Transfer RNA from a Patescibacteria group bacterium, 82 nucleotides, folded computationally.
The sequence is in RNAcentral, with records from ENA.
The organism belongs to Bacteria candidate phyla, within Bacteria.

RNA sequence: GCCCGGGUGGUGAAAUUGGUAGACACAGCAGACUUAAAAUUUGCCGACGCAAGUCAUGCGGGUUCGAUUCCCGCCCCGGGCA
Numbered sequence: 001g002c003c004c005g006g007g008u009g010g011u012g013a014a015a016u017u018g019g020u021a022g023a024c025a026c027a028g029c030a031g032a033c034u035u036a037a038a039a040u041u042u043g044c045c046g047a048c049g050c051a052a053g054u055c056a057u058g059c060g061g062g063u064u065c066g067a068u069u070c071c072c073g074c075c076c077c078g079g080g081c082a
Base pairs, nucleotide, nucleotide: 001081002080003079004078005077006076007075010026011025012024019065028044029043030042031041032040046055047054048053058074059073060072061071062070
């Protein structure tokens, strides 16, 4: 240099003929249980904000009524070829 795969909450990850983003698990927080804890179990859990609301799928553009998804450029990670 060329080719292929990937980048989504605190973590591992789902979601695609373009249509409610974050299912599920772990971690965390709170309750129950316990003398107390562990284990188990129930609930909550993206960010900012008093609220209304605003923002959020690596970054920047494009297409579209609408983009995590399609197109272009770039950055980063893994693999292959030279």